[in-house]
RNA sequence: CUCAUAACGAGUGGCAGAGGGACUGGCCCGAUGAAGCCACGGCAACCGCCUACCUAGUAGGAAAUGGUGCCAAAUCCUGCGGGAGCAUUCUAUUGAAUGCUUUCGGGAGAUGAG
Numbered sequence: 001c002u003c004a005u006a007a008c009g010a011g012u013g014g015c016a017g018a019g020g021g022a023c024u025g026g027c028c029c030g031a032u033g034a035a036g037c038c039a040c041g042g043c044a045a046c047c048g049c050c051u052a053c054c055u056a057g058u059a060g061g062a063a064a065u066g067g068u069g070c071c072a073a074a075u076c077c078u079g080c081g082g083g084a085g086c087a088u089u090c091u092a093u094u095g096a097a098u099g100c101u102u103u104c105g106g107g108a109g110a111u112g113a114g
Stems, first nucleotide, its partner, number of pairs: 001114005011040005019029003023079001025077002041071003046067002049061005075108001080105011
């Protein structure tokens, strides 16, 4: 850099001792013990593995002894742009701005594969 995925799922103990949830703004978690490290356990099924086939990738399967990943909250929400609804304000009927809700797309970050 490219591609794929994400509202599912899964924690105890020991050491340690104040921070953590990437970042922004929120909102949370934390001395009934944060980060980190260790042990054991678990979840999932990206790669790999097994089976089938039109041999291209697709579908299905196992997960114990492979490589990762993960185990508060939707990737905790959000950030940029569009649609719809509602409210408020301004304005001249038209229209504009702001806020909230919802939805679509994007961005960023994460993990895997290349």